Small-subunit ribosomal RNA from a metagenome, 1509 nucleotides, folded computationally.
Its Rfam family is "Bacterial small subunit ribosomal RNA". Its family is annotated with ribosome and structural constituent of ribosome in the Gene Ontology.
RNA sequence: CAGGACGAACGCUGGCGGCGUGCCUAACACAUGCAAGUCCACGGGAAGGCGGUAGCAAUACUGCUUGUAAAGUGGCGAACGGGUGAGUAACACGUAGGUAACUUACCCUUGGGACUGGAAUAACCUCGAGAAAUCGGGGCUAAUACCAGAUAAUGCAGCGGACCCGCAUGGGUAUGUUGUUAAAGUGGUAUCGACUUGUCGAGAUCACACCUAGGGAUAGACCUGCGCCCCAUUAGCUAGUUGGUGAGGUAACGGCUCACCAAGGCGACGAUGGGUAGCCGGCCUGAGAGGGUGUCCGGCCACACUGGGACUGAGAUACGGCCCAGACUCCUACGGGAGGCAGCAGUGAGGAAUAUUGGUCAAUGGCCGAAAGGCUGAACCAGCAACGCCGCGUGAGGGAUGAAGAUCUAAGGAUCGUAAACCUCUGUUAGAAGGGACGAACAACUCCAUGGUGAACAAUCAUGGGGCCUGACGGUACCUUCAGAGAAAGCCCCGGCUAACUCCGUGCCAGCAGCCGCGGUAAUACGGGGGGGGCAAGCGUUGUCCGGAAUUAUUUGGCGUAAAGGGCGCGUAGGCGGAAUGGUAAGUUGAGGGUGAAAGCCCGGAGCUUAACUCCGGGUCGGCCUUCAAGACUGUCAUCCUUGAGUAUGGAAGAGGGAAGUGGAAUUCCCGGUGUAGCGGUGAAAUGCGUAGAUAUCGGGAAGAACACCGGUAGCGAAGGCGGCUUCCUGGUCCAUUACUGACGCUGGGGCGCGAAAGUGUGGGGAGCAAACAGGAUUAGAUACCCUGGUAGUCCACACGGUAAACGAUGGGCAUUAGGUGUUGGAGGGCUCGACCCCUUCAGUGCCGCAGCUAACGCAUUAAAUGCCCCGCCUGGGGAGUACGGCCGCAAGGUUGAAACUCAAAGGAAUUGACGGGGGCCCGCACAAGCGGUGGAGCAUGUGGUUUAAUUCGAUGCAACGCGAAGAACCUUACCUGGGCUUGACAUGCUGGUUACCAACCUGAAAGGGAAGGGACCCUCGCAAGAGGGAGCCAGCACAGGUGCUGCAUGGCUGUCGUCAGCUCGUGUCGUGAGAUGUUGGGUUGAGUCCCGCAACGAGCGCAACCCUUGUCCUUAGUUGCCAUCAGGUUAUGCUGGGCACUCUAGGGAAACUGCCGGUGAUAAGCCGGAGGAAGGCGGGGAUGACGUCAAGUCAUCAUGGCCCUUACGUCCAGGGCUACACACGUGCUACAAUGGUCGGUACAACGGGGAGCAAGGUCGCAAGACGGAGCAAGUCCUCAAAACCGGCCUCAGUUCAGAUUGCAGUCUGCAACUCGACUGCAUGAAGCUGGAAUCGCUAGUAAUCGCGGAUCAGCACGCCGCGGUGAAUACGUUCCCGGGCCUUGUACACACCGCCCGUCACGCCAUGGAAGCCGAUAGCACCCGAAGUCACUGGCUCAAUCCCGACUUGUCGGGAAGAGAGGUGCCGAAGGUGAGAUUGGUGACUAGGGCGAAGUCGAAACAAGGUA
Repeated sequence: CAGGACGAACGCUGGCGGCGUGCCUAACACAUGCAAGUCCACGGGAAGGCGGUAGCAAUACUGCUUGUAAAGUGGCGAACGGGUGAGUAACACGUAGGUAACUUACCCUUGGGACUGGAAUAACCUCGAGAAAUCGGGGCUAAUACCAGAUAAUGCAGCGGACCCGCAUGGGUAUGUUGUUAAAGUGGUAUCGACUUGUCGAGAUCACACCUAGGGAUAGACCUGCGCCCCAUUAGCUAGUUGGUGAGGUAACGGCUCACCAAGGCGACGAUGGGUAGCCGGCCUGAGAGGGUGUCCGGCCACACUGGGACUGAGAUACGGCCCAGACUCCUACGGGAGGCAGCAGUGAGGAAUAUUGGUCAAUGGCCGAAAGGCUGAACCAGCAACGCCGCGUGAGGGAUGAAGAUCUAAGGAUCGUAAACCUCUGUUAGAAGGGACGAACAACUCCAUGGUGAACAAUCAUGGGGCCUGACGGUACCUUCAGAGAAAGCCCCGGCUAACUCCGUGCCAGCAGCCGCGGUAAUACGGGGGGGGCAAGCGUUGUCCGGAAUUAUUUGGCGUAAAGGGCGCGUAGGCGGAAUGGUAAGUUGAGGGUGAAAGCCCGGAGCUUAACUCCGGGUCGGCCUUCAAGACUGUCAUCCUUGAGUAUGGAAGAGGGAAGUGGAAUUCCCGGUGUAGCGGUGAAAUGCGUAGAUAUCGGGAAGAACACCGGUAGCGAAGGCGGCUUCCUGGUCCAUUACUGACGCUGGGGCGCGAAAGUGUGGGGAGCAAACAGGAUUAGAUACCCUGGUAGUCCACACGGUAAACGAUGGGCAUUAGGUGUUGGAGGGCUCGACCCCUUCAGUGCCGCAGCUAACGCAUUAAAUGCCCCGCCUGGGGAGUACGGCCGCAAGGUUGAAACUCAAAGGAAUUGACGGGGGCCCGCACAAGCGGUGGAGCAUGUGGUUUAAUUCGAUGCAACGCGAAGAACCUUACCUGGGCUUGACAUGCUGGUUACCAACCUGAAAGGGAAGGGACCCUCGCAAGAGGGAGCCAGCACAGGUGCUGCAUGGCUGUCGUCAGCUCGUGUCGUGAGAUGUUGGGUUGAGUCCCGCAACGAGCGCAACCCUUGUCCUUAGUUGCCAUCAGGUUAUGCUGGGCACUCUAGGGAAACUGCCGGUGAUAAGCCGGAGGAAGGCGGGGAUGACGUCAAGUCAUCAUGGCCCUUACGUCCAGGGCUACACACGUGCUACAAUGGUCGGUACAACGGGGAGCAAGGUCGCAAGACGGAGCAAGUCCUCAAAACCGGCCUCAGUUCAGAUUGCAGUCUGCAACUCGACUGCAUGAAGCUGGAAUCGCUAGUAAUCGCGGAUCAGCACGCCGCGGUGAAUACGUUCCCGGGCCUUGUACACACCGCCCGUCACGCCAUGGAAGCCGAUAGCACCCGAAGUCACUGGCUCAAUCCCGACUUGUCGGGAAGAGAGGUGCCGAAGGUGAGAUUGGUGACUAGGGCGAAGUCGAAACAAGGUA
């Protein structure tokens, strides 16, 4: 990362329909409208209806009637429905129970009842206050409002006994007795009565109401078990706290409240505190276990501007009620008032983001009502939004000139593509027209039937049937018809993961990116085009969750080295636990019952055309509760056992611990003797000590510390650790034997103890050693390594500290699982004279090794194997074992122990390389031993640099630099300046025209331009005219051309390691794998050469050989070569005859192979010596260059992809430049001289070259050279080789050395020697007297030295390539330098040591800690104040009902009682205030470390023995 999901948002796009869903943010503030009313119980009564009067009418007045609307009294409702998730970690929720501790309006059912009276009050009227809200006084009135009395039990309360029942308190049933408590009417119908004749009254009946009691149903309340997030860097919390007694309170239990008494209660099984959060059914994901989540729908809870409070009521501590306080908003006349959308719409704000101020009560449901009906933003519908799910469409069939076009191209073609066009069809959706629903069943009314009540054929109720009536959606769904392919496709991706490839543009830019990573001129990765892939009315992106992740591991992980075993023990809680029997039944197992709401999920079916969706039935719901059973296992109780564990007895070993004493050696110091100039120390030195006598040596003495040898993969201890000897005290272990106890055991969070070194405190001690410090060295520096000194400390006593690579990097215990071998302690046995030796066994301690395990390394009866039990610990690297906080400590510090931020790794083991100031073995002119050079001088040549119009380009450590260049005056030539040409200097094709070709002359530097004239091509056909073709030329079109760029796009070629001995493969084997083996090992070789051995056996490319050349001989052939013999001739010469023997030439062959001998070696390979031989152990030289390395070199040899230029970056011409010159470097030449120079004389080569060529003799010239031309086409010519040798001169000097430079005069080549050739003569005569640091070549015909030839070339050679002449020295040896090969070792390297990498400092950015303080937030504590309100008390005040008394005017007044109210007081009490603290957040001058950053500074700490492990 691929999957799935979402109340989503954003980007691009958008045809239709169905079903759903839609403020996740500010429980932020809200304009406006609506969201809870209703009712014949009541009083009053607008409107309306029917009349009358007046009037033309409008209208006014008025009678009767219906008693309607608003408002009021009263009843019921308003506690439901609807919203939201702030608070809440709680009996809030879930689940299972309990209430013998409770309530329940309306509803159902059962029994009983509803009697007699009374006094008020709103509305209304009136007066008054106020802006308003509203309020006050007076007066009238009704009730189903209110009050009193009566009656009443099965109610309630007190007292009493009886029966029955329960897990405790206790409950139930019937019963006796005393006390106490109730009510309301309204309407219909018929009958009777009265009178004012349409009203009233009476009893009857019905309906609805009313009272009381019991039961039911429904709804609630309380209690309990279990479940329910993170932090222990929150460990102690609690005074009504825990319990009791009594009282109060409640519907009810209860510290719920109060008084008194007691001192309890909770907590590592996590109390208290902090943070976060509504909970659940479910939803998403997952194989599951789990993880995440709580939107819609459903259940519960909580809340209603914030906080507090009660009232009413069946029910509230009440979203659209009240009171108080607070904040905010609004009104105001400033006095005072009003308000609460987290109801539905809607507005503002916030935000990435979430809808209409819609319709209807038709249906479903709710409230009221007898009902009609009213109300209902519940609800049902519609609107907006691709927000989600589902369905449908955007056409179907045919159609190859494979159209046009586009893209690519190898230029042929390929792809888009049957795709399109075109032909034939269809008609979904959208459009038009017409028809047109289901959802409607009711209720009421009416008719009929049956039944109930009733005296009743009134009335009324119930049931059934008929009729009538009711639709917001909506003229919608659906149906039919019409026309026409007509109106309907996008988005993302195409480097790998991951399905899908090309072109162009860009050039580490612009950009992409989920991870790895793309982009620096050929980008399948950026952008565009074409093509392709995927999904589709959507597609992508972002965010979040699960998955993959066995990456927190219950299922299902680990801890020797990757992260991870506590430093070690003792032991509490806890966990786990031997054998037997019996009991029990908590766990466990089986069966049954209850519950586990509905929806959801799964299965089956049904309804919408299908699906989504909905409906019906079934299943599931792992849970909890409960009953019965079983009795193995675990638990528990009882009894018992001995094997685990322990005790006793007898032996044994030991540096186990503590204390006291004691010994010798050594070091240092002191004293004395001897003795003299040094000692000491180091890589080398110096500091230091010493003539004031050291060191050395002898004797004596002092002090402290440590205990050589023995001494050991020996011993002891839990670990740390323990080492002279003796004594005392003391812990543990092992072996043997029998006896005893009887599971007494293992582990062990917290806790306690021990715990190296360094360190700390106090007091001693102090010989040696030795941080710090000082000095001397070293060094660029040297705060180090080395040296000389030296203090803490090291030692002792007491106390602290508590850490180590405290390591076997391996926790403890028990059991099981091959062996071999050593060693320590014991026991038994065998054999012995015996210390020996052998066997067995227990306990330790090592090594090797099987199975097994392990990533590998390795472990392996002392497990890292196989199991069980318990503890500790780990979860990427850095930040960091840091910060903050806590605890401990005298301090140092320890312990516990994060986060922000940052990286795409960090790490382990092993592999192959490479590397090492690692090791071993071995080569090479690698060093050494030698010879000669370079580096100094002058010149030549190349390069750098500089200069220039240009100084063309390339080559750049070895492996560029006398290189490309085997030869720049022009040319070359690519560069510069100037002048020209434009199908072109050169090639091919096409079209048209024409004919070529020669060319005086003018202009010009030339190129070029102009141009008189001469001339009139070939072939075929045809009589001819002419036609066709070819060649040339002209014009035009295609194209040419480019030494322009890219050697980092390439081919080819080349250099280099290196002529080093290596590099690989097949099969097999080993290893999880990379890979190994072979190829390593023992020998040997120049060699991976060969031999032997070997899990390898073979093979390939390399090595060697085959090839060329050279060295010897033979043979063949003798001309141009040769001349021994024979003959001739010459001054002389193979000159001639002749001959080819020899030399030589060039063909063929022979020869050398460790073949022979001796020695050595392993009887091998080979090596050493010898013989023979021209040559001897690859004879010398050459050609030949493995796999590969260096992106080595070359686009300017050539070829070539791509890019670039096209009247120029092409091409032609003239002149210039490549030849410059302060300087630096490389390579050479010539010298510096006497081993020389110079003059004269004399001798000897080889390889090669020659026809526009090489050129002899001769002549001329001092010479270069000229004239001339014999000769030459393997020989005659070039061509005298030079050094050498002989002789003369020079005599150590800037010279008779050296020759630069310059002048003059010449020669030659060439159109042309000015820039810019070579050579000659004469003259001139510079530097230079052997070369600093450094550095090169060479091992024999080599170095050195001498000349000769050739290529290039008109001319030009100190360069290059060849040739021969003369011809040395040295190699002990492999320590060192350089390079290389093989084996091995270490590694933190792998662009591979020119590697990697650390820390400070400087700069920038980021997050964090500390910090004088500053500003908040939260919760609590103490005190003050104290609203509303409940409760309590209350003299006085107010008050209609009932009672008592009195008065009189006999229905009124006065007084009192009871009761009620206001007021007052008190307790509690919200907000507020004050104070001291706590916790937490923000900020903060300054400060501290950390992280990151392309380049910086200083060093060089680590990785190799990393140069001091």
Source information: RNAcentral holds the sequence, with entries from SILVA. Model confidence (mean pLDDT): 84 of 100.